[in-house]
RNA sequence: AGAGUUUGAUCCCGGCUCAGGAUAAACGCUGGCGGCGUGCUUUAUGCAUGCAAGUCGAACGGUUCUCUGUUUUUCGGAAUAGAGAAUAGUGGCAAACGGGUGAGUAACACGUAAGUAACCUGCCCCCAAGUAGGGGAUAACUCUGAGAAAUUGGAGCUAAUACCGUAUGUGGUAAUGGGGAAUAUGCCCCAUUAAGAAAGCCUUCGGGCGCUUGGGGAGGGGCUUGCGGCUGAUUAGCUUGUUGGUGGGGUAAUGGCCUACCAAGGCGAUGAUCGGUAGCUGGUCUGAGAGGACGGUCAGCCACACUGGGACUGAGACACGGCCCAGACUCCUACGGGAGGCAGCAGCAAGGAAUAUUGGUCAAUGGGCGAAAGCCUGAACCAGCGACGCCGCGUGAGGGAUGAAGGGCUUCGGUUCGUAAACCUCUUUUCCCAGGGAUGAAAAAUGACAGUACCUGGGGAAUAAGUCAUGGCUAACUACGUGCCAGCAGCCGCGGUAAAACGUGGGUGGCGAGCGUUAUCCGGAUUUACUGGGCGUAAAGUGGGCGCAGGCGGCUUUUCAAGUCGGGUGUAAAAUCUCCCAGCUCAACUGGGAGGCACCAUCCGAUACUGCUAAGCUAGAGGACAGCAGAGGGAGGUAGAAUUCCCGGUGUAGUGGUGGAAUGCGUAGAUAUCGGGAGGAAUACCAGUGGCGAAAGCGGCCUCCUGGGCUGUUUCUGACGCUGAUGCCCGAAAGCGUGGGGAGCAAACAGGAUUAGAUACCCUGGUAGUCCACGCCAUAAACUAUGGACACUAGGUACAGGAAGUAUCGACCCUUUCUGUGCCGUAGCUAACGCGUUAAGUGUCCCGUCUGGGAAGUACGGCCGCAAGGCUAAAACUCAAAGGAAUUGACGGGUCCCCGCACAAGCAGCGGAGCGUGUGGUUUAAUUCGAUCAAAGCGAAGAACCUUACCAAGGCUUGACAUGACGGAAGUAGAAACCCGAAAGGGGGACGACCUGUUAAGUCAGGAACCGCCACAGGUGCUGCAUGGCUGUCGUCAGCUCGUGCCGUGAGGUGUUUGGUUAAGUCCUGCAACGAGCGCAACCCCCGUUGCCAGUUAUUUUCUCUGGCGAGACUGCCCCGCAAAACGGGGAGGAAGGUGGGGAUGACGUCAAGUCAGCACGGCCCUUAUGCCUUGGGCUACACACACGCUACAAUGGGUGGUACAGUAGGUUGCAAUAGAGUGAUCUGGAGCUAAUCCCUAAAGCCAUCCUCAGUUCGGAUUGCAGGCUGAAACUCGCCUGCAUGAAGUUGGCUUGCUAGUAACCGCGUGUCAGCACAGCGCGGUGAAUACGUUCUCGGGGAUUGUACACACCGCCCGUCACGUCAUGAAAGUUGGCAACACCUGAAGUCGAUGGGCUAACCCUUUCGGGGGAGGCAGUCGCCGAAGGUGGGGCUGAUGAUUGGGACGAAGUCGUAACAAGGUA
Repeated sequence: AGAGUUUGAUCCCGGCUCAGGAUAAACGCUGGCGGCGUGCUUUAUGCAUGCAAGUCGAACGGUUCUCUGUUUUUCGGAAUAGAGAAUAGUGGCAAACGGGUGAGUAACACGUAAGUAACCUGCCCCCAAGUAGGGGAUAACUCUGAGAAAUUGGAGCUAAUACCGUAUGUGGUAAUGGGGAAUAUGCCCCAUUAAGAAAGCCUUCGGGCGCUUGGGGAGGGGCUUGCGGCUGAUUAGCUUGUUGGUGGGGUAAUGGCCUACCAAGGCGAUGAUCGGUAGCUGGUCUGAGAGGACGGUCAGCCACACUGGGACUGAGACACGGCCCAGACUCCUACGGGAGGCAGCAGCAAGGAAUAUUGGUCAAUGGGCGAAAGCCUGAACCAGCGACGCCGCGUGAGGGAUGAAGGGCUUCGGUUCGUAAACCUCUUUUCCCAGGGAUGAAAAAUGACAGUACCUGGGGAAUAAGUCAUGGCUAACUACGUGCCAGCAGCCGCGGUAAAACGUGGGUGGCGAGCGUUAUCCGGAUUUACUGGGCGUAAAGUGGGCGCAGGCGGCUUUUCAAGUCGGGUGUAAAAUCUCCCAGCUCAACUGGGAGGCACCAUCCGAUACUGCUAAGCUAGAGGACAGCAGAGGGAGGUAGAAUUCCCGGUGUAGUGGUGGAAUGCGUAGAUAUCGGGAGGAAUACCAGUGGCGAAAGCGGCCUCCUGGGCUGUUUCUGACGCUGAUGCCCGAAAGCGUGGGGAGCAAACAGGAUUAGAUACCCUGGUAGUCCACGCCAUAAACUAUGGACACUAGGUACAGGAAGUAUCGACCCUUUCUGUGCCGUAGCUAACGCGUUAAGUGUCCCGUCUGGGAAGUACGGCCGCAAGGCUAAAACUCAAAGGAAUUGACGGGUCCCCGCACAAGCAGCGGAGCGUGUGGUUUAAUUCGAUCAAAGCGAAGAACCUUACCAAGGCUUGACAUGACGGAAGUAGAAACCCGAAAGGGGGACGACCUGUUAAGUCAGGAACCGCCACAGGUGCUGCAUGGCUGUCGUCAGCUCGUGCCGUGAGGUGUUUGGUUAAGUCCUGCAACGAGCGCAACCCCCGUUGCCAGUUAUUUUCUCUGGCGAGACUGCCCCGCAAAACGGGGAGGAAGGUGGGGAUGACGUCAAGUCAGCACGGCCCUUAUGCCUUGGGCUACACACACGCUACAAUGGGUGGUACAGUAGGUUGCAAUAGAGUGAUCUGGAGCUAAUCCCUAAAGCCAUCCUCAGUUCGGAUUGCAGGCUGAAACUCGCCUGCAUGAAGUUGGCUUGCUAGUAACCGCGUGUCAGCACAGCGCGGUGAAUACGUUCUCGGGGAUUGUACACACCGCCCGUCACGUCAUGAAAGUUGGCAACACCUGAAGUCGAUGGGCUAACCCUUUCGGGGGAGGCAGUCGCCGAAGGUGGGGCUGAUGAUUGGGACGAAGUCGUAACAAGGUA
């Protein structure tokens, strides 16, 4: 620091996704050790049990125990004095700290800076003064009751540092008076008056600790204020103690804090009120920073303690382990009543993805009490559990190649795991055992941790490696399995039989006691843009104007110093962060030092700029004066042309309309034409990328009223300006309301056409509306898709309106200048297109607006409207794109140019009939398979068996065929007769071999052959979408590319385009191109003319024929046209003339075109069968459909008779003559020929004759009979012959071929082949017609244009309907929650009131019994008051029959709306 993803490719806009870091984490797999941290994020849910706040006997009276002494004794003990210890109670202090949690709280709660002249402060420190003298009770205790318990009543006794008077009054307080300071109130000083204090205990007798009244300090707190930090306007108005004042109350203290009265204020667009969310901060994470997100541990503050309310005590609480009340819940109960509050530490249950021990010690640090010893302390310090995090260490080190075994892959050669292992040598961190053993502790004593850290010795490589990935991003690849299945996936996307993407194995890569995944935050994302973005076409400029607030604002001087800048002081807690140093072996961690820290407060200074104050200026802005142009606006009038209608005349059968028609109108007289009249609307020509207006918009002419603009010269005002949220006004068309008007046009509607349909396009009609008046509506592609203002930055040209100069007699002309409207263009800008002084350039100011596509400009809510509807404006869900500009193609029922038997002009056919062949379909046991413009007389140059691949049946299993290895046998291999069988095959076995060497000898050995067995053979089985090769098609069309250069950000372009020309990208010319390659042409073959040579046959040199070698044709010559060219037209000569005719030859590529069944070949499959053999059947079926042919439908013919003329080519398993037989097919027979020698040879034609237009003397199908040929074999299923039969058919909607020796007609040959040819391939004979031309059809080439296509129009794509899933709106309702409001009831409690209650201290009085008062307690009443009840509303959820649209879903239905002129732009 970037990367992937929209496209065929490109650039851009734009979203989505990834790589990084982090976490109080969780989950999966795995797990050796240590250090330091950290651990209920969820139910502020409920809690069993234990502990977490006590202490003081030196405040007090008792009680108990021990010891000592004395007395007494019934010898048990009792009493008493002293000492010690313990302690329930009274009393004091603490319990308001420490510890927990984050529910509430948007607030002076927090942070920061100030204020308090408006305040408090126990314990602690310092200072001053005092501590005198009395009194009455009460708990404990004793007695006696109530109760289950908790608890509690009565009587009696007693003490105090408990309580209460009295005295004194330094000082303090209050009132009054006086003085001082100060901006200022309750500040300071003086005088007078008034009220108001205390407690003792211990003692070594020195004193110590207390207590009271004051002053000061320290620390702590209360209150007030400025500033700062979330979100929603689909919350816009809120407020009645509300805002202020006065009196009173209350508080430590200010204050509507409370109360009575008075006034009517206060807050709010700089966001009040209401809703949602949230403890705040130091800081933490991330980031380059600015920022963004977060607030766990640690630290500061706040709030809370089952929920709600309340006060008491106290220095301090409205009190976590206190009290009272209400509520919910739990527990005990004798049913009458009671008890409780873990958000303290452990722990339990529940919830949850998820979070620990019912541990040790007060040794240290700190806290409470105490004079102290000491006691208490789940604060704290430690330990335990958890890889939860960070940090450190280890799982060994060195050597070791037969590169072992084994695994994987393999082209079978090898390669890899891999020096890895084994093996040898060494070490001991860790581990185990043993010994020693701390610091933390202070003067002594005191250590939970802990026999721990650490040290020493011994033992032994010993105790210790996983996890994720491996298509790209992103480091790392192979094999097998699977076969759009199973699965993967962060995005793009993999998987449909050869998956580097799934699963497994091996290998490899990353990290490592961890590794992955998930969740969340920041980053990347400049993707909310302050730093640091945009708005012509990608999302985005309000339809236009006026203008309040606000923002911004010309030149000069002046005042102040608010902003701004500089300096000083204070503050910004510690921790954290950065740097340096230090301590744990290092690090994490910890300690020390230094630095840094926004903002804020305050003081001093500066005055350029902004601002404030004051004074001026004229360049901005505006006014006056003189001219000018204009469809600017409003009102009234008026004119002519045209349409329609009405009346009348002439006139007669049509008219109108269309692609063509019809509906319509018309003999009741239309259309046409002439005259007259009515009415409404709009204003031809002028008229113009002309004018005016803010925009919408404005068009005959005249009059009236009225707005704005431009030009010119002086002059006046003196910044008066620009923009403009909310607001107000204007605002096309359509639409709405009321009333008019209505000629033409014309939604709806009716009819006629078109069409598969046609609710459309076309036609005939036609109502709202269009017009006027008044009132609404407020939207448009309201567009220059470009907000307004100002300034600056080359020009050229045209038009409109002025002015000046020059010129002229004058008007033009020319020059300059201002304003407006266009075009081209420089710099610059832009993704490109393009913009370019009328900016989209360069700057300033203000406003509006955008942030992926869809859902959606929709829902809900609100506002506006008569309605239609408008304005404002989401979310769930869903996709990985949507989009802009440009490029190359392809396509167009776009345009232009050109070509082709493409059309046209012709000739002959096919399609209709019958038959043949092939195909589809159907049938079948099988009708083997392939081939669809480019298959269909094709593979197949020939299916009776064979072929044959198909079917049925019967058989064989190393096999019908090949190679190799091993073993075996000796009359071996082979094999006749015979038996079973349809054959194959199975038995059978007379006879009986071959080659090499060797031997007397088939004697021996080997080979071949055979048998057995193992490898293997074999497959027309699958995949032509794994392939080679070959072929078809576009197309014998003229195209397809490259190098260098140039242009473009780039895809790409140029060249190859232009003008001519050609069959041709053929050639010429021009040109930012210059050259080159594959194609075209030529070179090759055949035919046509001719020369030479040779040759068979033949009598022969010529000729003819066959073969070979040559010649000839090149626009070479002449004329004309064209551009001085290419080339074209005509002509001469020539056998042939402009590529002479024909063939072979097929560019880059396209169609996953065809072929695994011609062959080859990867993979898969079968292996007593999907192989092989055999017999029979089938490929020949037959309602039908198609393709290619043959024969015809007849007289240009048919029959009969006679007669003439070819060329290819083939022939020994062959061609076969002469001759003979037969009506004939054919047979008999065999001359000749291994072929220029022999054989096979024409038909149409010509001559003559019959038929005379008919289903015929046309036509020959079909069928019967009789024969012939081939062949083992013609039944299924061949060909031919004769006789007989004599069907359909009387020229065929459409479509095919052909441009000259061509079409057409005619026959002949040949390959295949035993036989079978209407087919294929060849051969010759006869031998035409037509081409004006390129409008149209088809195909192709080039240019250009549009495109939403790129699998490329057989493309893309829209909407309804049907089905499924999902989220959401509405809905009669139903059911929760929240916060208020009104009324009722009203606990505890403070405050207040009250009297026929009770009452120790103090006062008065007294008959000494008492009475009265002050005060207290209890009761009652009142205000307030939590909770509860009732009620109507508000806000917000859930649910709801039904219903609305939306999104998505595999190949559903109907149409074809859009993209090309998309077929009606």
Molecule: small-subunit ribosomal RNA
Organism: metagenome